Overview: A computed fold for a 349-nucleotide part of an RNA from an uncultured bacterium, annotated as small-subunit ribosomal RNA, central domain. The RNAcentral record of the full RNA draws on ENA and SILVA. Its mean pLDDT, the model's own confidence on a scale to 100, is 87.

Context: one part of a larger RNA
RNA sequence: CUGGGCGUAAAGGGAGCGUAGGCGGAUUUUUAAGUGAGAUGUGAAAUACUCGGGCUUAACCUGAGUGCUGCAUUUCAAACUGGAAGUCUAGAGUGCAGGAGAGGAGAAGGGAAUUCCUAGUGUAGCGGUGGAAUGCGCAGAUAUCGGGAGGAACACUCAUGGCGAAGGCAGUUUUCUGGGUCAUGACUGACGCUCAAUUGCGAAGGUGUGGGGAUCAAACAGGAUUAGAUACCCUGGUAGUCCACACAGUAAACGAUAAACACUAGGUGUUGGUGGAGAUAAUUCAUCAGUGCCGUAGCUAACGCGUUAAGUGUUUCGCCUGGGGAGUACGAUCGCAAGAUUGAAACUC
Numbered sequence: 001c002u003g004g005g006c007g008u009a010a011a012g013g014g015a016g017c018g019u020a021g022g023c024g025g026a027u028u029u030u031u032a033a034g035u036g037a038g039a040u041g042u043g044a045a046a047u048a049c050u051c052g053g054g055c056u057u058a059a060c061c062u063g064a065g066u067g068c069u070g071c072a073u074u075u076c077a078a079a080c081u082g083g084a085a086g087u088c089u090a091g092a093g094u095g096c097a098g099g100a101g102a103g104g105a106g107a108a109g110g111g112a113a114u115u116c117c118u119a120g121u122g123u124a125g126c127g128g129u130g131g132a133a134u135g136c137g138c139a140g141a142u143a144u145c146g147g148g149a150g151g152a153a154c155a156c157u158c159a160u161g162g163c164g165a166a167g168g169c170a171g172u173u174u175u176c177u178g179g180g181u182c183a184u185g186a187c188u189g190a191c192g193c194u195c196a197a198u199u200g201c202g203a204a205g206g207u208g209u210g211g212g213g214a215u216c217a218a219a220c221a222g223g224a225u226u227a228g229a230u231a232c233c234c235u236g237g238u239a240g241u242c243c244a245c246a247c248a249g250u251a252a253a254c255g256a257u258a259a260a261c262a263c264u265a266g267g268u269g270u271u272g273g274u275g276g277a278g279a280u281a282a283u284u285c286a287u288c289a290g291u292g293c294c295g296u297a298g299c300u301a302a303c304g305c306g307u308u309a310a311g312u313g314u315u316u317c318g319c320c321u322g323g324g325g326a327g328u329a330c331g332a333u334c335g336c337a338a339g340a341u342u343g344a345a346a347c348u349c
Base pairs, nucleotide, nucleotide: 003321004320005319006318007303008302012317014201016199021194022193023192025088026087027086028085029084030083031082033081034080035077036076037075038074039073040072041071042070048066049065050064051063052062053061054060091191092188093187094186095184098181103177104176105175106174107173108172110154115149116148117147118146120144121143125136126135162169163168206247207246208245209244210243211242216240220236221235222234223233258316259315260314261313262312263311266294267293268292269291270290271289272288273287274286275285276284277283298305299304322349323348324347331342332341333340334339
């Protein structure tokens, strides 16, 4: 390479939009590029293969036949793929009518708690631990009760729940705004799927500038523990944690499971719709869209998966190819830096 694979053995890009490319619904007519059939020419000889012949045999030499799977020209066919023209509605989208939601951005105001300040009461301890000590406290702490300041997070509701492409999203009100879903069957009429490159998004931590700073808390300091203790425990405590605007672009970014479509037993919860029965109820039946559990066939090395597939098929992209060396070196691109992306080899087992 041909292949075989990617939940856990190596392997799904963190996740969207989307260009080129690849693939693509039903039907009619047409075309003849692909496709199929025929003919002609060519495909030198040698070589190859088959049947023979000659050297004692073989290698070798040699005769005949076949082949040289190809290319070009031309004729025919029209099922399939492609092209052209037309039609359609099952895919896709739009409209009309509903309903759900921590989806996103901005603004406003709220209560509990921690800390600090101030005033009162009050007196000797508080705090902390396995036990202690550092620490705080007669300059009046802890406790308790008024007043105030400031920052951050929103108990209960909370769920196996909801929303979002993912990251993620949770007190309340309001403004702006995205998406999905059900129902209807009015409109468009294949407008679709996937997606190298590109481009926007992307937790925490980190970086820059300017704010803010209550709590918690890397670093750091002290007290313990210990043989030691650069830790675990305790008392403090700075970056940071918060906001604005930029940068960065990584995570066990996990369902360790790419996206789309179709098909293939059921049972039982739950969320949001719709329709029928029932009384406009409770309830029940059906159906669509999510989200869980169990499970048949099937699959799997097993574990397990099982209409939310890891089953059966199709399309497209990404990725893997023994362990270490190594996600390293070098080069390049990006970045203020930290570093990120791309990504070897020698050697070794």